[in-house]
């Protein structure tokens, strides 16, 4: 030096809830606030949930797998 576990969290992110906008709608986005979060980073691949009158249509990565990435550096 480099993994792999297990721990911590300065610095990160932000659930409900509120406001605003934007959509037919699941819901996004911007602000406010934290309920968590160790990838709660970033992909709809494989199960799920959900949406619209409707499709060779859409939404959830903060519902579980999976793959890519990436902080910190204590045992």
């Nucleotide at each position: 030096g480099a993994g792999a576990a297990c721990a911590u969290a300065a610095g990160c992110c932000a659930a409900a809830c509120c406001u605003g906008c934007a959509g037919c709608g699941a819901u996004g986005c911007a602000g406010g606030g934290a309920c968590g979060g160790a990838a709660a980073a970033c992909c709809a691949c494989g199960g799920g949930u959900c949406u619209c009158a409707g499709g060779c249509a859409g939404a959830c990565a903060g519902c579980c797998g999976g793959g890519u990435u990436g902080c910190a550096g204590g045992u």
The RNA shown here (c-di-GMP-I riboswitch aptamer) has 75 nucleotides and comes from a Desulfobacteraceae bacterium. Its mean pLDDT, the model's own confidence on a scale to 100, is 81. It matches the Rfam family "c-di-GMP-I riboswitch aptamer". About the family: GEMM was predicted in a large-scale screen for bacterial structured RNA regulatory elements. It was read from a public genome assembly, where an Rfam model found it.